Record summary: A computed fold for a 109-nucleotide RNA from a Chloroflexota bacterium, annotated as SAM riboswitch aptamer (S box leader). The sequence was found by an Rfam model in a public genome assembly.
């Protein structure tokens, strides 16, 4: 890079430093941002996917802890923009369930 699998309406910010961006990508929205965007660096916190401690187990798993690796810390992955059910409707709207696409573990080539 590529494949598989899980999650993806919950939770968590400050200081340095940078100087126009920024919310994956394009299209439409909507919002953030010089009362300082991204990016870097420091510390701080969330949450438990891997390890690991610990309990309880019908041995198939079930809880807890948070010391280790990841992750993350506006809004749902910001929200539409596939097919399909439902509701209104003059165009045309809204709900719903949910593909792709992304993004995170853990795993295989």
């Nucleotide at each position: 890079c590529c494949c598989u699998u899980a999650u993806c309406c919950a939770g968590a910010c400050g200081g340095g430093u940078g100087g126009a961006g920024g919310g994956a990508a394009c299209c439409g929205g909507c919002c953030c941002c010089g009362a300082g965007a991204a990016g870097c660096c420091c510390g701080g916190g969330c949450a438990a996917c891997c390890u690991g401690c610990c309990u309880c187990u019908u041995c198939g798993g079930a809880g807890a802890c948070a010391a280790g690796g990841u992750g993350c810390c506006a809004a749902a992955g910001c929200c539409g923009g596939a097919a399909u059910c439902c509701c209104c409707u003059g165009a045309g709207g809204g709900g719903g369930a949910g593909a792709a696409c992304g993004a995170u573990g853990a795993g295989a080539g």

The model forms 94% of the base pairs in the Rfam consensus.